[in-house]
RNA sequence: GAUAGAAAAGGGCAAACGUUCCUAAAGGAACGGACGCAAAGCCACAGGUCUAAGGCUGCACUAGGAGCUAUGACGGCUGGGUUACCUCA
Numbered sequence: 001g002a003u004a005g006a007a008a009a010g011g012g013c014a015a016a017c018g019u020u021c022c023u024a025a026a027g028g029a030a031c032g033g034a035c036g037c038a039a040a041g042c043c044a045c046a047g048g049u050c051u052a053a054g055g056c057u058g059c060a061c062u063a064g065g066a067g068c069u070a071u072g073a074c075g076g077c078u079g080g081g082u083u084a085c086c087u088c089a
Base pairs, nucleotide, nucleotide: 003089004087005086012037013036017032018031019030020029021028022027035076041082042081043080045079046078047077048074049073050072054069055068056067057066059064
């Protein structure tokens, strides 16, 4: 240095849920809290999933609701890119 791993040591992150805020929603942020995680650090390039403000279509008729669609979101969905602590090996 590379591979591999979580054995050891030092640790790190933080699901659900609760409170508050943002948002049309999905979802996100802060605090608390720990289901789990060896990259559960970062990045929307590819796939996948979620939402449907706006747009389109049509039902209908003054008021509704249905379908389709990301430009929105998810990195703790998968692949990929990139950076990194430790070393029984």